A computed fold for a 76-nucleotide RNA from candidate division WWE3 bacterium RBG_19FT_COMBO_34_6, annotated as transfer RNA.
RNA sequence: GCGCCUGUAGCUCAGUGGAUAGAGCAGCUCCCUUCUAAGGAGAAGACCGGGGGUUCGAUUCCCUUCAGGCGCGCCA
Numbered sequence: 001g002c003g004c005c006u007g008u009a010g011c012u013c014a015g016u017g018g019a020u021a022g023a024g025c026a027g028c029u030c031c032c033u034u035c036u037a038a039g040g041a042g043a044a045g046a047c048c049g050g051g052g053g054u055u056c057g058a059u060u061c062c063c064u065u066c067a068g069g070c071g072c073g074c075c076a
Base pairs, nucleotide, nucleotide: 001072002071003070004069005068006067007066010025011024012023013022018056028042029041030040031039049065050064051063052062053061
C1' cells in the first nucleotide's frame, strides 16, 4: 500500500429496510434469610463508532472517515 472481518447497554451477543432496538451476565430496588450466599419478583440502562447519501422509511443499503483484528504485498 491492497483486500477481508468487527464496532449495538458497564461486559458478552442478537437483530440485517418498517413494531416502543431485544437477550444473558453485572449493577439497582423489593421479597425470602438471624446475616451472607443461593433463590424469587420488579424497574432502569444503548438511538446502533463519526460524517454524508439513497429511500416514504436506515442498526440494516451506498460513499467517506476513525478504532481494533486477520491475510497478502513492498522496502530493508
The sequence is in RNAcentral, with records from ENA. Rfam family: tRNA. Gene Ontology term of the family: triplet codon-amino acid adaptor activity. Rfam classes the family as a transfer RNA. From the family's description: Transfer RNA (tRNA) molecules are approximately 80 nucleotides in length.